[in-house]
């Protein structure tokens, strides 16, 4: 240069075009003489970035930027 996969909380991944979850970790509380462990709640996300198609887009289309990985 071209093909291919991939980008979603701090990290690791989920999500048939119809309410963005889950687990780990963080914080509060409960339980302890403390700690951990367990219970219980909370916060935290411009779904890579721009435009388009929908009533409606993490998702469909295009273009740009990053990563891996091929092929020259």
């Nucleotide at each position: 240069g071209g093909g291919c996969a991939g980008g979603u909380g701090g990290c690791g991944c989920a999500a048939u075009g119809g309410u963005a979850g889950c687990g780990c970790g963080u914080c509060c509380g409960c339980u302890u003489c403390g700690c951990a462990u367990g219970c219980g709640g909370a916060a935290g996300g411009u779904u890579a970035g721009g435009g388009g198609u929908u009533c409606a887009a993490g998702u469909c289309c295009c273009c740009u930027c990053c990563u891996g990985u091929c092929c020259a």